[in-house]
């Protein structure tokens, strides 16, 4: 510090996710030791048991027992001493308000911080001063009696005090009354005088100097206590400034409310309370209400600013079962006190009682989850006490938990046959791995034995030194020194010795992010997953294993917080198109604001002072062996307050100025607004006329109108609405918007000049006004147009598009509505920052007689474009540039602008405006493709123009389907279907049935054993095969044997036309012989990418030329290759024969090398020449010459790629499957089936023909397991025969159509030949299933073929025959060959395919794309809903416990007074105000459930349509 994820790729926006740190954690697996910390986050749920607050005999009265002893005894016991003034309870004092726990409540002066208290209090403690005099009456304990189950009382009697009460005294002080002075004036300030009132308690030790004296005593003395005051320390109360969560879908709240006066109350101010008076107080700077929450120091995170949090420790607050109220006290409205009410639990004799762990342990419950019913007061601290001491679950320790942090260990060195074993392998090896073993060492921890701390200083006691006090050498107090006394932890830390590598490693991960890879299993299953995503037979992603990576006594997971996230942006974001500018004005509060002078000093800046507790963080040093941890010191604490100063800026005050703003004035421009009036054209309607059969409408029609006279034309009239031309990226207005002409009223802007005001300004939350169309209300109006509606069409349907009609509405008046893609998708204002060129308005200058032109200023309105900016597109002085000010708005998509609530509206609806749930995207701009019922250019037998077919018939053949034991398998739009197959009777053959066989029919190696193998003959059998029989070895040799061959057994392994063409190679098809596909460098772009390759011409062609930020190059095109067409050269046998000779008349022979031809080599054609066109080009057109002319014709040749195209059955091959079978051998059958459908063909339907007869002319091939002549036989297929030929020699071999001649004369025929019968031929082991051919006989359909569809542009189509491969035989198929030999092409509108450019796109699996809505099903969350059940709360009323206060006084009463009657005073009782729980009524609000209902989300393959994306087929 970033990374992954939207796309085919890119940039941006934007969300989601990850890597980090942390935790009072929990869960899973694992677990050696120690130190220091830490441990109910949930039920403020309920609690058994024990303990957590007592102490003082030096305040006081009383006062046992057990035991022991003595005496007596009636032997039952009694008394006494001791225990012991002990235990114990009681009176009294102090404490119990601290310490400890919890966070329910509380949004508050509760907390934090800084102040105030002249408005206050303060026990114990410290210090100073004074005092401590004198009386009195009770009461508990106790005893007796008595009630009760108990808890607990009642009555009578006795008694003490530092308990209680009276009196005296009062320095100072406090309060009250009267009064004085000073200061001050805001005050409850300060001071003097006077009168009155107000106090106490003693205890302990010691002494005898004075009194008394027997001692005690009195007294003295010391200490302590007590009272009244002053001061201090520490603590507390109250008040104030500032800060302190969310919701405005909470906007108004308030009656003791706000203030005053009098009174009451408190320690004290105060409506704190009360009576009266006034009518205030709070609130958009957020009152009131609701929800949530203890606050802070701090903690976690972060670079910081911030964000989150408030365990442990410290401070404050609140609470103590729930609610209320008080008492005591210095302090409480009191956790372990009391009263009342309530809920709950327990006891009960049913009458009544008891209780409060949110103290420490512990229990139950809840929960994912949190410990011992431990030891000790040794230390620190607290309470009481003079002290000893007692108490202390505070605290110190220990126990449990890897809960956290820190430290240590589980060994170290050497050790390669790289052992065994595991895993893997390309079988060579690699790896675990120096790892182990082995050898040599060391000794931390744990273990054993022994030693063994610090934490302890006090206090007390004993002795002692000095001082104080005093009459005192006493006592007492303080003090010095010495001794003694005290350790829970704990025999712990630590140290030493002993033995021994011995007892001590796991967890997660390994597709990318993210370090780490292989094998097996599984087969969209099981599963994984933080995001993207893995898994459908080769999974580095699932599970296991080996190996590796990371951390380590831990490791992972889950949860939560911050970070990354600049993803709420103060630091530090945005708003044209990504989310985001209010539709537009006016304007309130607020925010911001021109130049200048003086002043002030609020902001601001600087200094000082106080504070900012401690702990923590940071720094330094130090202590535990280190560290964690701890100690000491420092820094910091950005804050607040006080004070002193500065005065530039901002603010306040006072004054000035004119440039911002405005006013007056001149002038012109304008569809600016409102009202009234007027005008013509057109549509429609009405009337009249002319006139006749149609009009109208559409893609085409129909509905409709018209013979009752339409449409058309003419004239007249009515009525409503809108204003052609001008008219214009022209004008005006804030926006919406505004268009005939005239008049009236009226707003604003602009130009020019002069004068005036003197900052009067900008923006603008709320508020208020305006606001298209549609819509609503009332009343008018209605020509045209036209939702709804009707009809006609279209269509599968057509509730649409089209047509004919047509009502609201559109128009007017008044009133609502308040929304629009209200758009420049761009808020307003001011300033600044290159230009060019238009238009509109007003001015200035030059010039002129004048106008125009020209130069120039301001305002408005357009276009282009630079810097700059932007993700890009683009914007660009009219900014989206650079700055300032103000407002509005945004924060992923969907749900949703929905629900609920509020508010506005007559309604429709508007404004405000969520959540649950769900997804990992949704988006913007640009790029490359692909596509379009987008555009342009161009090509192709693509159409058109032609010729001939297919589709109809019969047959052949292939396919589908069906059938079958099997009908083997594959190929399936073009690009499967006479295809693999160039030839299924057996074989082939892969299929079926049946019969055999198992190291096998064929191959290789090893081990063991036997032997030649092969072959002949015979028997059985369908055969394979089995049995029998006959015959029978070779090479080397050291003579043991070895090798070759073969059989048997075993082992490795063979075999498979079994699966996967979606694991593959190779080969092939197709787009397409289409003209394209790319690269290097450069340039442009953030980038994908572009440029080049686009453009202008041209071509069959990315062919060539020109131009050009491109310049070059490669694969394709073309050419090079083959055949063919002309010529030449060479060479002539088997080919040829012109001339010569011979001839049996046959190139037969001699000859020839001319010709044809053969097969080698050359030439020839290149737009080379001429003319025209063209850009002086490329090239095109025409011509000449030429056998051939613009690629001469044909072939071979197939770019980058596409289709997961085809083929595992040609072959090869990974993986899987099979192994007495899915292998292999054999016989028979099947691949040949047949209702049917399709493809490809053959033959025909006839006269351009058929039959018969005659006669002519090819090319290219094949032939020795072959072609086979002549001759003879057969009607024929063929047979006999065998010449010749290994081929330019011989043979197949007849070419056929054509041509000549005869017959047929338009018919199911002398066309056509299917089918069937009989008889044959040939091949072959064998023609039944299932061959071809021949003869005779038979003589079917068919008379030119519907929709549709195919081929072909010249030696082509059509037509005619010939040959070959395969092959024993079998062709209408296939591959070739020649013969005869046409027609047509105007042209590119249309169909199909393709190329280039351009455009749109929501497509990229790429239009066979994408995608919307209803319905149906499943499921999830939410809304409404008759109601129903709860929580909280307001108001009114009823009732009213305890208690304080007030009143009362008829009951009762010790202290004081008394004249003894009583009084003062008090207590109980009663009454009243207030008052909790409770009750009644009525509201508000929040929530649960709810038949039914509404929409929404989600869900591999449901239904209906086709709305959107292309002009998406109606933009």
């Nucleotide at each position: 510090a970033g990374a992954g994820u939207u796309u085919g790729a890119u940039c941006c926006u934007g969300g989601c996710u990850c890597a980090g740190a942390a935790c009072g954690a929990a869960c899973g697996c694992u677990g050696g030791c120690g130190g220091c910390g830490u441990g109910c986050u949930u039920a403020a749920c309920a609690c058994a048991u024990g303990c957590a607050a007592g102490u003082c005999g030096a305040a006081c009265g009383c006062g046992a027992a057990c035991g022991a002893g003595u005496u007596c005894u009636u032997c039952g016991g009694a008394a006494c001493u001791u225990u012991a003034g002990u235990a114990g309870a009681g009176u009294g004092g102090c404490g119990c308000a601290c310490g400890g726990g919890u966070g329910a409540g509380u949004a508050a002066c509760g907390c934090g911080u800084a102040a105030g208290u002249a408005a206050u209090c303060u026990g114990c403690c410290c210090u100073c001063g004074c005092a401590u005099c004198u009386g009195g009456g009770a009461u508990a304990a106790c005893a007796a009696u008595u009630c009760g189950a108990a808890a607990g009382g009642a009555u009578u009697g006795c008694u003490a005090a530092u308990a209680c009460c009276g009196g005296a005294u009062a320095c100072g002080u406090u309060c009250u009354u009267u009064u004085u002075a000073a200061u001050a004036u805001c005050u409850u300030u300060u001071u003097g005088a006077u009168a009155g009132a107000g106090a106490a308690a003693g205890g302990u030790g010691g002494c005898c100097u004075c009194u008394g004296a027997u001692u005690u005593a009195a007294g003295c003395u010391a200490c302590u206590g007590u009272g009244c005051g002053g001061g201090g320390a520490g603590g507390a109360g109250c008040u104030u400034g500032c800060g302190u969560a969310c919701c405005a879908u909470u906007a108004g709240c308030u009656a003791g409310u706000u203030g005053g006066u009098g009174g009451g109350g408190u320690a004290a101010u105060g409506g704190c309370c009360u009576a009266c008076c006034a009518a205030g107080g709070c609130g958009a700077c957020g009152a009131u209400g609701g929800u949530u929450a203890g606050c802070g120091g701090g903690u976690c995170u972060g670079a910081g600013a911030g964000g989150a949090u408030g365990a442990u420790c410290c401070g404050c607050c609140a609470c103590a079962c729930u609610g209320g109220a008080a008492c005591u006290g210095a302090a409480a409205c009191a956790c372990g006190g009391a009263c009342c009410a309530g809920a709950c639990u327990c006891c009960u004799a049913c009458g009544g009682g008891a209780g409060g762990c949110a103290g420490c342990a512990g229990u139950g419950a809840g929960g994912a989850a949190u410990a011992u019913u431990g030891c000790g007061c040794a230390a620190u601290g607290g309470g009481g006490g003079c002290a000893a001491c007692c108490c202390u679950g505070a605290c110190g320790c220990a126990g449990c938990g890897a809960c956290g942090c820190c430290g240590c260990g589980u060994g170290g060195a050497u050790g390669a046959u790289g052992a065994a074993g595991g895993c893997u392998u390309u079988c060579g090896g690699g790896u675990c791995g120096u790892a182990a073993a082995a050898u040599c060492c060391u000794g931390u921890c744990a273990g054993a034995u022994g030693g063994g701390a610090a934490g302890a200083a006090a206090u007390g006691c004993u002795a002692u030194u000095g001082a104080g006090u005093u009459a005192a050498u006493a006592c007492c107090u303080c003090u010095u020194u010495a001794g003694u006394u005290u350790g829970a932890c704990g025999g712990u830390a630590c140290c030493a010795u002993c033995a021994a590598a011995g007892g001590a490693a796991g967890c997660a991960c390994c597709g990318g992010c993210u370090a780490a890879c292989u094998c097996c299993g599984u087969g969209c299953c099981a599963g994984c997953a933080g995001c993207c995503g893995c898994g459908g037979u080769a999974a580095u992603a699932c599970g296991g294993a080996g190996g590796g990576u990371g951390c380590a006594a831990g490791c992972g997971u889950u949860g939560u917080u911050c970070g990354g996230a600049a993803u709420u942006a103060c630091u530090g974001g945005g708003c044209g198109u990504a989310a985001a500018g209010c539709g537009c004005g006016c304007g309130u509060a607020g925010g911001c604001g021109g130049c200048u002078u003086u002043u002030u000093a609020a902001g601001u800046c600087a200094g000082a002072u106080g504070u900012g507790a401690a702990a923590g963080u940071c720094c330094a040093c130090g202590g535990c062996u280190c560290a964690a941890c701890c100690g000491u010191g420092g820094a910091a604490g950005u804050g607040c307050a006080u004070u002193u100063g500065a005065u530039a800026c901002u603010g306040g005050a006072a004054g000035g100025c004119u440039u911002g703003a405005g006013u007056a004035u001149u002038g012109g421009a304008g569809g600016g607004g409102g009202g009234a009036g007027c005008g013509g054209a057109a549509u429609u309607c009405c009337c009249a006329g002319u006139g006749u059969a149609g009009c109208g409408g559409u893609g085409a029609a129909a509905u409709g109108c018209g013979u009752a006279g339409a449409u058309a034309c003419u004239g007249g009239g009515a009525g409503g609405a809108a204003c052609a031309c001008c008219g214009g990226u022209g004008g005006c207005g804030a926006a919406g918007g505004c268009g005939g002409c005239u008049c009236c009223c009226u707003g604003g802007a602009c130009c020019g000049g002069u004068a005036c005001u003197g900052a009067c300004g900008c923006u603008g939350a709320g508020g208020u006004g305006c606001g298209a169309a549609a819509g609503c209300g009332u009343g008018g109006g209605u020509a045209g147009c036209a939702a709804a509606c009707a009809g006609g069409a279209u269509u599968a349907g057509a509730u649409a598009c089209c047509c004919u009609g047509g009502u609201a509405g559109u128009c007017c008046a008044c009133g609502c509505c308040g929304u629009a893609a209200a758009c420049g998708a761009u808020g307003g204002g001011c300033a600044c920052u290159a230009g060019g060129u238009g238009c509109a308005g007003c001015g200035g200058g030059u010039g002129u007689c004048g106008a125009c032109c020209c130069c120039u200023g301001c305002u408005g309105u357009g276009c282009c474009g630079g810097a700059g900016u932007u993700a890009a597109c683009g914007c660009a002085u009219u900014a989206a540039g650079u700055g300032c000010c103000c407002c509005g708005c945004c924060u992923g998509g969907g749900g949703a602008g929905u629900a609920c609530g509020g508010u506005c509206g007559c309604a429709a609806g508007g404004c405000u405006g969520a959540a649950a749930c769900u997804c990992a995207a949704a988006g913007g701009a640009a790029u490359u493709g692909a596509c379009g019922g987008g555009g342009g250019c161009c090509c192709g037998c693509a159409c058109a123009a032609g010729c001939g077919g297919u589709g109809g018939a019969g047959c052949a053949u292939g396919u589908g389907g069906u059938u079958u034991a099997a009908u083997u398998c594959g190929a399936u739009g073009c690009a499967a279907c006479g295809c693999g197959a160039g030839g299924a009777a057996c074989c082939u053959u892969a299929c079926c049935u049946g019969g055999g066989u198992u190291u096998g029919a064929a191959c290789u190696g090893c081990c063991g054993g036997g032997g030649a193998c092969a072959g002949u003959u015979g028997u059985a059998g369908a055969g394979a095969u089995a049995c029998a029989u006959c015959c029978u070895u070779c090479c080397c040799u050291u003579c043991g044997g070895g090798g070759a061959c073969u059989c048997c057994g075993g082992u490795a392994g063979a075999g498979g036309u079994g699966c996967u063409g979606c694991a593959u190679g190779g080969c092939u098809g197709u787009c397409g012989u289409c003209a394209g596909c790319u690269c290097g460098u450069g340039c442009c772009g953030u980038g994908a990418g572009g440029u080049g390759u686009u453009g202008g011409g041209u071509u069959a062609a990315g062919u060539c030329c020109c131009g050009c930020a491109a310049c070059g190059a490669g694969c394709g095109c073309a050419a090079c290759c083959c055949c063919u067409g002309c010529c030449c050269c060479u060479a002539g046998u088997u080919a040829c024969c012109a001339g010569c000779g011979g001839u049996u008349c046959g190139g037969c022979c001699g000859g020839g090398g001319a010709c044809u031809u053969u097969a080698g080599g050359g030439g020839g054609a290149c737009u080379g020449c001429c003319g025209g066109c063209g850009u002086c080009a490329a090239g095109c057109c025409g011509g000449a010459g030429g056998a051939a002319g613009g690629u001469g014709g044909g072939g071979a040749u197939g770019a980058c790629g596409u289709c997961a195209a085809g083929u595992c059955a040609u072959c090869a091959u990974g993986g899987c499957c099979u192994u007495u079978a899915u292998g292999u051998c054999c016989a028979g059958g099947g691949c040949g089936a047949c209702a049917c459908a399709c493809g490809u063909g053959c033959u025909a339907c006839a006269a351009u023909g058929g039959c018969c007869g005659g006669u002519a002319c090819a090319a290219a091939g094949g032939g020795u397991c072959g072609c086979g002549a002549a001759a003879c036989c057969g009607c024929g297929a063929g047979g006999u025969g065998g010449a010749g030929c290994c081929a330019a020699u011989c043979c197949c071999a007849a070419a056929a159509a054509a041509c000549c001649g005869u017959c047929c004369u338009c018919a199911g025929u002398u066309c056509g030949g299917a089918u069937u019968g009989c008889a044959g031929u040939c091949u072959g082991c064998a023609a039944c299933u299932c061959g071809a051919c021949u003869g005779c006989a038979u003589g079917a359909a068919g008379u030119u073929g519907g929709a549709a569809u195919c081929g072909c542009u010249a030696g082509u189509a059509a037509u005619c025959g010939c040959g070959g491969a395969u092959c024993a035989g079998c062709a209408u198929g296939c591959c070739g060959c020649g013969g005869u030999g046409a027609a047509u092409a105007c042209g590119u509108u249309c169909c199909c395919g393709g190329g280039c450019c351009u455009u749109g796109u929501a497509c990229a699996c790429a239009c066979c794309g994408c995608c919307c809505g209803u319905c149906a099903c499943a499921u999830c969350a939410c809304g409404a809903a008759a109601g129903u059940c709860g929580g909280u709360u307001g108001c009114a009323c009823c009732a009213g416990a305890a208690g304080c206060c007030a009143g009362u006084g008829g009951g009762c009463c010790a202290a004081c007074c008394u004249u003894c009657g009583g009084g003062a005073g008090g207590c109980a009782g009663c009454u009243g105000u207030c008052g909790a729980a409770g009750g009644u009524g009525u509201g508000a609000u929040c929530g649960g459930c709810g038949a039914u209902u509404g929409g929404g989300g989600u869900g591999a393959a449901g239904u209906c349509g086709u709305a959107a994306c292309a002009a998406g087929g109606u933009a």
Source information: Small-subunit ribosomal RNA from an uncultured prokaryote, 1515 nucleotides, folded computationally. The prediction has a mean pLDDT of 84.